[in-house]
Context: one part of a larger RNA
RNA sequence: GGGGGGGGCUACCAAAAACUGGCAGAAUGCUCUCAAAACCAAUUCACUUGAGUGAGACAGAGGAGAGUGGAAUUUCAUGUGUAGGGGUGAAAUCCGGAGAUCUACGAAGGAACGCCAAAAGCAAAGGCAACUCUCAGGAUCCCUACCGACGCCGAGGUGCGAAAGCAUGGGGAGCGAACAGGAUUAGAUACCCUGGUAGUCCAUGCCGUAAACGAUGAGUGUUCGCCCUUGGUCUACGCGGAUCAGGGGCCCAGCUAAUGCGUGAACCACUCCGCCUGGGGAGUACGGUCGUAAGACCGAAACUC
Numbered sequence: 001g002g003g004g005g006g007g008g009c010u011a012c013c014a015a016a017a018a019c020u021g022g023c024a025g026a027a028u029g030c031u032c033u034c035a036a037a038a039c040c041a042a043u044u045c046a047c048u049u050g051a052g053u054g055a056g057a058c059a060g061a062g063g064a065g066a067g068u069g070g071a072a073u074u075u076c077a078u079g080u081g082u083a084g085g086g087g088u089g090a091a092a093u094c095c096g097g098a099g100a101u102c103u104a105c106g107a108a109g110g111a112a113c114g115c116c117a118a119a120a121g122c123a124a125a126g127g128c129a130a131c132u133c134u135c136a137g138g139a140u141c142c143c144u145a146c147c148g149a150c151g152c153c154g155a156g157g158u159g160c161g162a163a164a165g166c167a168u169g170g171g172g173a174g175c176g177a178a179c180a181g182g183a184u185u186a187g188a189u190a191c192c193c194u195g196g197u198a199g200u201c202c203a204u205g206c207c208g209u210a211a212a213c214g215a216u217g218a219g220u221g222u223u224c225g226c227c228c229u230u231g232g233u234c235u236a237c238g239c240g241g242a243u244c245a246g247g248g249g250c251c252c253a254g255c256u257a258a259u260g261c262g263u264g265a266a267c268c269a270c271u272c273c274g275c276c277u278g279g280g281g282a283g284u285a286c287g288g289u290c291g292u293a294a295g296a297c298c299g300a301a302a303c304u305c
Base pairs, nucleotide, nucleotide: 050150052146053145054144056141057140063135064134065133066132067131068130069113074108075107076106078104079103084095085094121128122127165206166205167204168203169202170201174200175199179195180194181193182192217272218271219270220269221268225250226249227248228247229246230245231244232243233242234241235240254261255260278305279304280303287298288297289296290295
């Protein structure tokens, strides 16, 4: 130094979970408790400036229904009267001795309401204009009473919504798409002229669109001035001043690409909704909803520059 055998001790193979006792302890962590201002949510009490109601004034083509009126156009009847009238750049179609145009009186019928009238007024928008009556809507002033945040916006939904158009029934004077004729013209399916049907008007129903425009969504707060005007209130009384709510014109700051806007903002801010993303294709196709229809609403892509 290597190999073999025996004995002893310790750890692993080899015990799970609950429970009990002890030890260690995450520090950007866990648990408990206390705690202020702004802000968010909730409860309660109170206030009046926002919103609303009432009283008193007050302006208005705001709406609906009914009735009435005058001028004018057209047509008809009658009288007078005689040869043209009408129309155009010039003409012609057209009307006229079966008596027109013109003129006088009368009648019928429909539509629109001159002047007042205004950059004026009213209405949510579309829109609304002779006068009277009836019914009913909204606004403004007043610092006068009440209520006590009751507010703002609004997808979807609902109602209203010019003109044209559609359905049914009336009406039909003027105007007048379509249509016919005469002109013009190289032509003239036009502009001009002579006619003229739907329509325009009324009642009821539909359509739901417009350069439906302030090409400017609604609401709230703040912001240099001047001039005109409508309706109030207060004051002065020959003028003027103050203050609300509207309609207009200039303009400071600020904004805007510029034009321009400019306390009725397109300035400075906030809340909500709608909407946009190159031109064309295309507000077209497809599909859906609505409509009697015309069509409306929602609404692409390929491709191309």